This is a predicted structure of a 477-nucleotide part of an RNA (small-subunit ribosomal RNA, 3' major domain) from a metagenome. Model confidence (mean pLDDT): 83 of 100. It matches the Rfam family "Bacterial small subunit ribosomal RNA". Rfam links the family to the GO terms structural constituent of ribosome and ribosome.

Context: one part of a larger RNA
RNA sequence: UAACGGGGGCCCGCACAAGCGGUGGAGUAUGUGGUUUAAUUCGACGCAACGCGCAGAACCUUACCUGGUCUUGGCAUCCCGAGAAUCUUUAGGAAACUAGAGAGUGCCUCUUUGAGGAGCUCGGUGACAGGUGCUGCAUGGCUGUCGUCAGCUCGUGUCGUGAGAUGUUGGGUUAAGUCCCGCAACGAGCGCAACCCUUGUCUUUAGUUGCCAGCAUUAAGUUGGGCACUCUAAAGAGACUGCCGGUGUCAAACCGGAGGAAGGUGGGGAUGACGUCAAGUCCUCAUGGCCUUUAUGACCAGGGCUACACACGUACUACAAUGGCAUAAACAGAGGGCAGCAACAUCGCGAGGUGAAGCGAAUCCCUAAAUUAUGUCUCAGUCCGGAUUGGAGUCUGCAACUCGACUCCAUGAGGUUGGAAUCGCUAGUAAUCGCGGAUCAGCAUGCCGCGGUGAAUACGUUCCCGGGCCUUGUACA
Numbered sequence: 001u002a003a004c005g006g007g008g009g010c011c012c013g014c015a016c017a018a019g020c021g022g023u024g025g026a027g028u029a030u031g032u033g034g035u036u037u038a039a040u041u042c043g044a045c046g047c048a049a050c051g052c053g054c055a056g057a058a059c060c061u062u063a064c065c066u067g068g069u070c071u072u073g074g075c076a077u078c079c080c081g082a083g084a085a086u087c088u089u090u091a092g093g094a095a096a097c098u099a100g101a102g103a104g105u106g107c108c109u110c111u112u113u114g115a116g117g118a119g120c121u122c123g124g125u126g127a128c129a130g131g132u133g134c135u136g137c138a139u140g141g142c143u144g145u146c147g148u149c150a151g152c153u154c155g156u157g158u159c160g161u162g163a164g165a166u167g168u169u170g171g172g173u174u175a176a177g178u179c180c181c182g183c184a185a186c187g188a189g190c191g192c193a194a195c196c197c198u199u200g201u202c203u204u205u206a207g208u209u210g211c212c213a214g215c216a217u218u219a220a221g222u223u224g225g226g227c228a229c230u231c232u233a234a235a236g237a238g239a240c241u242g243c244c245g246g247u248g249u250c251a252a253a254c255c256g257g258a259g260g261a262a263g264g265u266g267g268g269g270a271u272g273a274c275g276u277c278a279a280g281u282c283c284u285c286a287u288g289g290c291c292u293u294u295a296u297g298a299c300c301a302g303g304g305c306u307a308c309a310c311a312c313g314u315a316c317u318a319c320a321a322u323g324g325c326a327u328a329a330a331c332a333g334a335g336g337g338c339a340g341c342a343a344c345a346u347c348g349c350g351a352g353g354u355g356a357a358g359c360g361a362a363u364c365c366c367u368a369a370a371u372u373a374u375g376u377c378u379c380a381g382u383c384c385g386g387a388u389u390g391g392a393g394u395c396u397g398c399a400a401c402u403c404g405a406c407u408c409c410a411u412g413a414g415g416u417u418g419g420a421a422u423c424g425c426u427a428g429u430a431a432u433c434g435c436g437g438a439u440c441a442g443c444a445u446g447c448c449g450c451g452g453u454g455a456a457u458a459c460g461u462u463c464c465c466g467g468g469c470c471u472u473g474u475a476c477a
Base pairs, nucleotide, nucleotide: 001477003474004473005472007471008470009469010468011467012466013465015461016460019425020424021423022422023421026317027316028315029314030313031312032311033310034308035307042053043052064303065302066301067300068299069298070297073128077127078126079124080123081122082121083120086103087102088101089100090099091098092097107117108116109115110114130292131291133290134289135288139286140285141281142280143279144277146275151190152189153188154187155186156185157166158165159164170181171180172179196269197268198267199266201237202236203235204234205233206232207231210227211226212225215224216223240263243257244256245255246254247253319418323377324376325375326374327373328372329371335366336365337364340359341358344355345354346353347352384415389410390409391408392407393406394405395404431453432452433451434450435449436448437447
């Protein structure tokens, strides 16, 4: 000087407490361990691995296994030889591929019966290619984490033999090493804050594809008309402890108030200091070294990654009456759409089929559910719950057997609120309800977004956990 302490002081955080809802019990989905297997490819392992890499394993993907094949190679550069490229077709084969047959002679340049070149194909030779092989403890890059915590340092000066100290400590204050005061320190840098995006109010500009107050018109903002309103999208205004009162050291600041759409960082996001964990990744990519080279490379078919006595994590659906079912009526936002979204009509109980307007979209389409009204069920393993299984179908796609999603009929399992333990959340939040998107031929209970309805509680900091500052002890470094 650091680290540590079941040492001390001060302070903070959904850390506890106060509340609300869960997980742990059930069924299923999904990931992992284990086991099994020819293979169940590989990685990730406290927080910070386990709906993670995977924004989507039927083939492909695919790295794994079995079998069939190739060896200058599927891909790159160079050298030599031949041929235009290309197209059609036969046989064998699971395909990869192997063995043939036919058509076909292009482009550029020159000294034009010819020669050369570009491009492509085939054959040969070796230099080489190739490797999702190993090492993340050789690395770059990227990322997680402490933590959006308030810290981490430097120059000069001063003090100390020195390691170092001071500044950065102290008194207040703050979300903050934020600011003020004091001080052998005076300044500065990286962080904090602000500048950026979004949302909340207003003004101006603009008015179609958006809107409709008044005037006509219509089934309908449909049309004339208008741009006031909504909205859209550009530019501005606005919030700064600016004003008032009190407290305070005449400070920083704090408390209350006014005005205001908004008040003391208004809400949310992006933004992650010096460093820690030899944290993660050689399977995104790049790369040193090592290994491999008729194989650890390459192609193909089939299988596997989907197995199943079991254990764990994360979710979904429930156990019902604040509910289930039936009928009727209403209200979003944000996105996406041409190998696409599809109105509407029609057929089908339905998944869907057929025909098809419109729309490369503020124009057309995808497009709500909880809710509300009425009726019914009356506490039961039920008109709850939907697993599982049988049958019949739809769609995508060469192809749904291993192994897709969905529909209909039948079937109707466990489950009556979950032990010890444990998680999230402080407001448009939790809870609850649906909608969209990426990936994608098809496949979503996952992920990323969007809006609708919309709470309870916080006395407080003794305790648990994590963190910051000061101080103290130490046989530790």